[in-house]
Transfer RNA from a Lachnospiraceae bacterium, 71 nucleotides, folded computationally. Taxonomically the source falls in Lachnospiraceae (Bacteria, Bacillota, Clostridia, Lachnospirales).
RNA sequence: UGGUGUAUAGUUCAAUGGCAGAACACGCGACUGUUAAUCGUGGAAUGUAAGUUCAAUUCUUACUACACCAG
Numbered sequence: 001u002g003g004u005g006u007a008u009a010g011u012u013c014a015a016u017g018g019c020a021g022a023a024c025a026c027g028c029g030a031c032u033g034u035u036a037a038u039c040g041u042g043g044a045a046u047g048u049a050a051g052u053u054c055a056a057u058u059c060u061u062a063c064u065a066c067a068c069c070a071g
Stems, first nucleotide, its partner, number of pairs: 001070007010024004018054001026042005047063005
């Protein structure tokens, strides 16, 4: 420098163009003599900017970061 892929919650991962979910973690409560475990409950996310569409995590383009391949 060229090509390919990935980017969603604090972490690991889902989601056929039609209400963004789960597990763990975290907060609160219950239980317990205390802690842990267990149970209930709550908060928390689509890398950035455009485009297509009635509607975009999803399709298109550029950029950013990371990984891989070629030179």
Its Rfam family is "tRNA". From the family's description: Transfer RNA (tRNA) molecules are approximately 80 nucleotides in length. It was read from a public genome assembly.